[in-house]
RNA sequence: UUUUUGGAGAGUUUGAUCCUGGCUCAGGAUAAACGCUGGCGGCAUGCCUAAGACAUGCAAGUCGUACGAAAUGGCCCAUUGAAGAUUGAGUGCUUGCACAAGAUUGGAUUUGGAUACCGUUUAGUGGCAGACGGGUGAGUAACGCGUGGGUAACCUACCUUAGGGAUUGGGAUAGCAGUUAGAAAUGACUGAUAAUACCGAAUGAUUCAUAUUCAGAUAACUGGAUAUGCUAAAAUGGAGCAUUUGCUUCGCCUUAAGAUGGGCUUGCGUUGUAUUAGCUAGUUGGUGGGGUAAUGGCCUACCAAGGUUAUGAUGCAUAUCCGAGCUGAGAGGCUGUUCGGACACACUGGGACUGAGACACGGCCCAGACUCCUACGGGAGACAGCAGUUAGGAAUAUUCGUCAAUGGGGGAAACCCUGAACGAGCAAUGCCGCGUGAAUGAUGAAGGUCUUAUUGAUUGUAAAAUUCUGUUGUAGAGAAAGAAUACUUAUCAUAGGAAAUGAUGAUAAGCUGACGGUACUCUAUUAGAAAGCCCCGGCUAACUACGUGCCAGCAGCCGCGGUAAUACGUAGGGGGCGAGCGUUAUCCGGAUUCACUGGGUGUAAAGGGAGCGUAGACGGCAUCGCAAGCCUGGAGUGAAAGGCAGGGGCCCAACCCCUGGACUGCUCUGGGAACUGCGGGGCUGGAGUGCAGGAGAGGCAAGUGGAAUUCCUAGUGUAGCGGUGAAAUGCGUAGAUAUUAGGAGGAACACCAGUGGCGAAGGCGGCUUACUGGACUGUAACUGACGCUGAGGCUCGAAAGCGUGGGGAGCAAACAGGAUUAGAUACCCUGGUAGUCCACGCCGUAAACGAUGAAUACUAGGUGUAGGGGGUAUCGACUCCCUCUGUGACGCCGCUAACGCAUUAAGUAUUCCGCCUGGGGACUACGGCCGCAAGGUUGAAACUCAAAGAAAUUGACGGGGACCCGCACAAGCAGCGGAGCAUGUGGUUUAAUUCGAAGCAACGCGAAAAACCUUACCAAGACUUGACAUCGUAUGACCGCCAUAGAAAUAUGGUUUCCCUUCGGGGCAUAUAGACAGGUGGUGCAUGGUUGUCGUCAGCUCGUGUCGUGAGAUGUUCGGUUAAGUCCGAUAACGAGCGCAACCCUUAUUUCUAGUUACUAACAUUAAGUUGAGUUCUCUAGUGAUACUGCCGGUGACAAACCGGAGGAAGGUGGGGAUGACGUCAAAUCAUCAUGCCCCUUACGUCUAGGGCUACAGGCGUGCUACAAUGGCCAAUACAAAAAGAAGCAAUACCGCGAGGUUGAGCAAAUCUCUAAAGUUGGUCUCAGUUCGGAUUGGAGUCUGCAACUCGACUCCAUGAAGUUGGAAUCGCUAGUAAUCCUGAAUCAGAAUGUCAGGGUGAAUACGUUCCCGGGUGUUGUACACACCGCCCGUCACGCUAUGAGAGUUUGUAAUGCCCGAAGUUGGUAACCUAACCUUUUAGGAAGGAGCUAAUCAAGGCAGGACAGAUGAUUGGAGUGAAGUCGUAACAAGGUAUCCCUACCGGAAGGUGGGGAUGGAUCACCUCCUUU
Repeated sequence: UUUUUGGAGAGUUUGAUCCUGGCUCAGGAUAAACGCUGGCGGCAUGCCUAAGACAUGCAAGUCGUACGAAAUGGCCCAUUGAAGAUUGAGUGCUUGCACAAGAUUGGAUUUGGAUACCGUUUAGUGGCAGACGGGUGAGUAACGCGUGGGUAACCUACCUUAGGGAUUGGGAUAGCAGUUAGAAAUGACUGAUAAUACCGAAUGAUUCAUAUUCAGAUAACUGGAUAUGCUAAAAUGGAGCAUUUGCUUCGCCUUAAGAUGGGCUUGCGUUGUAUUAGCUAGUUGGUGGGGUAAUGGCCUACCAAGGUUAUGAUGCAUAUCCGAGCUGAGAGGCUGUUCGGACACACUGGGACUGAGACACGGCCCAGACUCCUACGGGAGACAGCAGUUAGGAAUAUUCGUCAAUGGGGGAAACCCUGAACGAGCAAUGCCGCGUGAAUGAUGAAGGUCUUAUUGAUUGUAAAAUUCUGUUGUAGAGAAAGAAUACUUAUCAUAGGAAAUGAUGAUAAGCUGACGGUACUCUAUUAGAAAGCCCCGGCUAACUACGUGCCAGCAGCCGCGGUAAUACGUAGGGGGCGAGCGUUAUCCGGAUUCACUGGGUGUAAAGGGAGCGUAGACGGCAUCGCAAGCCUGGAGUGAAAGGCAGGGGCCCAACCCCUGGACUGCUCUGGGAACUGCGGGGCUGGAGUGCAGGAGAGGCAAGUGGAAUUCCUAGUGUAGCGGUGAAAUGCGUAGAUAUUAGGAGGAACACCAGUGGCGAAGGCGGCUUACUGGACUGUAACUGACGCUGAGGCUCGAAAGCGUGGGGAGCAAACAGGAUUAGAUACCCUGGUAGUCCACGCCGUAAACGAUGAAUACUAGGUGUAGGGGGUAUCGACUCCCUCUGUGACGCCGCUAACGCAUUAAGUAUUCCGCCUGGGGACUACGGCCGCAAGGUUGAAACUCAAAGAAAUUGACGGGGACCCGCACAAGCAGCGGAGCAUGUGGUUUAAUUCGAAGCAACGCGAAAAACCUUACCAAGACUUGACAUCGUAUGACCGCCAUAGAAAUAUGGUUUCCCUUCGGGGCAUAUAGACAGGUGGUGCAUGGUUGUCGUCAGCUCGUGUCGUGAGAUGUUCGGUUAAGUCCGAUAACGAGCGCAACCCUUAUUUCUAGUUACUAACAUUAAGUUGAGUUCUCUAGUGAUACUGCCGGUGACAAACCGGAGGAAGGUGGGGAUGACGUCAAAUCAUCAUGCCCCUUACGUCUAGGGCUACAGGCGUGCUACAAUGGCCAAUACAAAAAGAAGCAAUACCGCGAGGUUGAGCAAAUCUCUAAAGUUGGUCUCAGUUCGGAUUGGAGUCUGCAACUCGACUCCAUGAAGUUGGAAUCGCUAGUAAUCCUGAAUCAGAAUGUCAGGGUGAAUACGUUCCCGGGUGUUGUACACACCGCCCGUCACGCUAUGAGAGUUUGUAAUGCCCGAAGUUGGUAACCUAACCUUUUAGGAAGGAGCUAAUCAAGGCAGGACAGAUGAUUGGAGUGAAGUCGUAACAAGGUAUCCCUACCGGAAGGUGGGGAUGGAUCACCUCCUUU
């Protein structure tokens, strides 16, 4: 010295995942505003809105050294004669003091005059400056701005340099005076006067013009020479000095040049819109002329017909531009405040004058709108200068000081002017700095908050307290820099001059400060005077309590709030920033979300329906040249400020200053030649041509063929045909259908036929002929890059549809009828018209799809098929190998979000075109273009949502499919549903009919038992620390009994009168006080516990590993098998857990042990296992055993296992039970219990008696009894098991028809008690509403119990209802089961047809898994995930919102045409006017002016259109809204697969016809492929 400093993400679509994609947040910034708060200082900044309107003051003047004049002062003359000074007659008296006339002087002051001289001031003439400085951003899309050039096409006052000059004359005019008009503003006329004002003449050049000529250049020119002509100035004007002609200085004229400042012109850059596509008549160019400082259609006459535009003209909208500012890693994006450069404007519009410069912010003229004055005739005005006012607005300051500094104007200068500027004031508007104290200080104070609750935590070293400091503040004192190169004075020097004045320079002294007694310094002094704002669910740092209860509210997104809110409000605590903090608005960032850096397009948004081809873009091989692009060196420029780096100055910083580099750009120029480009001549590989072949539903036209349908004719023939899920409409005895023969007519071409062929796509299919396009193969003769792509453009383009004319067999929108249905504008059926067909002409769209643009090159393979060629082999064919072109299905690498693609790419690259940028609104509206119409094409916005979407995953579901199981069906048996009764429930009723349970899985359920009680309900009467618990104090009784009142509770009266003790006290009771008790009150959607259900179904998971980006998968799938995820085998899985099974209980067989209350074989005994005796048996109850597919055969895969058999009491889990995985149903229960929270507290608590839960038209469930003869009744008679028993079971005996009563042995039980029925035997009844059935009712009783009325059970007598086997529908059951028969128990005083348990008798059937229901496992589809009780579409009705159309109405913008035409400019003009010059002479000429006139032209008027906005009765659709109505179109095969285009129809979704797509499930077949 150079280089380098630089890049973060998150939330939100889903049950979860990955992707696409939008929305939102965290950062920075601001000329900001608002809310709350506010100590100081420095530096900045401050109407973004109404370019709205403005009261008042100020913002541009200056020069008397240009001029005349006026006023005034000094000096001067006359007049006046103050103060003061000198002298002093005289007076007083204190004798040296005071007073003092007069005189002299003095000259203030007054008045009048004069004006030679010296000053001061100024209206006017004249000069210079008012074109700068200051403001604003309306207009402007433009050479306006930026940047770089050109001017040979130009100007430039003042300033600088150099040269020259300044001769000679003239006539006016303002001021002033007089007269006069007017309210004023402002004039008019007459008269006089000056100049550095004005004019003529002279002189004059390197000016200019013309002509000739030389040199250079050349499109136009430049420089020089000669000749001719034209052209100037203040009588050297002012001042100073000398005064003798002069000198000095400021001015004047001219020429050349410089500097400065401008004018014009030009390359490049500079917003959006094509729903603006054509624009243009002075327009484009030329020639002549005019005009300008100058080029030029700038203007004009004539001539020509041009000019501009898809590289976006013209129009519309918007907008000052830049240096720069903000942001960003950068590239970019946004902005244009302050400061600086440029432009434009000055109330709106037009215009010129003056001038070096203006078409002029504080000048002029005219028009318009507005405001003000007025005597109504007429005038005045322009804050987008500084202050200020008003209006508008969310919003933006003082009617301040000074020219001290810097700068500007004038002047010789002093000086004057300067709202430029410098300063101060106001505002936290911003940036920067400082402070609001520091140290010590634990009883961790008090108070607050929380809490597990009296303990602890936190606020918190925080406070208090002690010690210290004094920044800032307050008081006092001192006190700047900004000031000199200005000016004044003095001195000196320099050049010139005779000298002087002067000029320039130096030195010294003096003078000048608004800010301001300010900054700063010093002294004193007190912790005293100085902290808030936002946030605390996630993003995002920071949590608790209370209140509220989908209310109030919050919210940036997701979202929070419905009684336990870290999300609302408050408090405590915490976090962040801090004199600020938040909010709002806007910009950039994040956003790679317009992608140059740096995106995509099979399915997410997105490939044009297909081709031909124009412009354009891109382009093969080798060589030569050029140098536009490109690379490199140099030069100019890129203003300053800003930014960066290094320094410096304010105490630091902000801020300011200096230096450097940068400013990535533009221009000029030297060099280079690889690449691109351009030019030249070549090449053959790309492309094309030729020649030779074969293939093909390629196209078009004509002809022709057979089968079938229909119709017609005729025959045969007879009652049906046809159609459907089933029917009907329809056809048929007037002869159909069927069948035979003949005929007519139209349309389409079976088989072949094939993921076969051809074509650009749409599309193309009998056969023959004619014409014709393309591709392929072979060859290598020809051309020689001729190529690829392709915006606009042109052509083709299924079906439907349209027009004209034909044709019309079948089919078939619409339509009609019949069915179906709640309806059925549908699906089904019978008919049937457009249409379908032909010719010609339109339309121009499809899921026009491979949802995949075209071209080229490269990148593993094997395989099928179609058409060629070559090789090998062969006599030949087949075969085999190679190759080109097409067409398929697999499959690496690679790619993809995944699915998948994979030489026919969605791989790797290049070129070109089309298209996309959240969902909806919207394949829409308006406008344009096309079309006969239908409609097509192009194609928005307002508004609205936080998603919409792709692929894949796990579930769930399907009127999808496969396999398997279950009393699921089937096969059977018996029922229910019909009757009566019982019981429960809904409903109704009631004072109350307490509450709960609600498909299965509520309903003989909670309740294993409501007369009181229970009881929770109702009405009534009572109590209030309470019926019940704990604690304090006092007392020692209370209870009980009796009487009275009462329904009772209770009240009153009478009677009676404590217990234990370790002597501390305790127990009990009463009274009293409050803490509290109490609640079957609420919430089972706050909960625990318990339970039901799927389901005793076979499932549910984990670890490690592997696969997948991931959710997940695998394991757990597959082949067998099982009751079973049971087991075996296979297997990227290997193992494990909870379930299954087993272990447990019971039952079936048996061993052993034990025999009382059990049993009895033998013995004895009895009426009797009654008693001895015994323990064999039965039985009891303990311990064991047994059964395991163990054995055999078969099947199977050499397995697991299954089938059959043997043995066995039992055989394949022997039977039964207990046992219930992960989970589901917010399933049930706050009324079993427990419990959070809420609620009640003389009541929602407690007590009492009575009533109710038992009501009753009708509905439902579960049962009982029946309808009878397999039975009823009567009589006789046999056999159980399991239970229970002391407030109990009760024998026996007696009484009663009976229920039962009296008595009461025995038994706390294998001892006593309670104990069967069906059955069997005999008799009777004989098919009837009965000798069936027993309801109901009357009467009489029994028992329990305080009590049997509401409201118990039972008995007897009498009564004797319905009912004759039960519609649709439906339940249970597979063996000791169903069915049937009795028995017991719990509850219980009493009260079962219920429940639980026990035994007796004891069947039928199962072919089988098609169907119904439920479940399990794979698989498939899905728009479902609250999971089909899901999701979801459209009309209609209502509310709200924005928007289109709309008879019109209205406002504005820019033009056009015509009319009118101000001021001004230009032209014309004999008449009127005129000082300078000329002439001659009293007039004329030249020249000028007024007036008039022509042209041009602002504003205005009229007219018809264009464009834009506002508004409008009515009307169209759209969006949105919590529960509205009608249907159910879509998602599963969504119940008619869906969708696209088109036509018709219909309340609506939609339906139907034609053609098309698969982005359709399922089954079968065909073909192809893969593995072995």

Notes: The RNA shown here (small-subunit ribosomal RNA) has 1572 nucleotides and comes from Candidatus Amulumruptor caecigallinarius. The coordinates come from a structure-prediction model, not an experiment, and the mean pLDDT is 81. Rfam family: Bacterial small subunit ribosomal RNA. Gene Ontology terms of the family: structural constituent of ribosome and ribosome. RNAcentral holds the sequence, with entries from ENA and SILVA.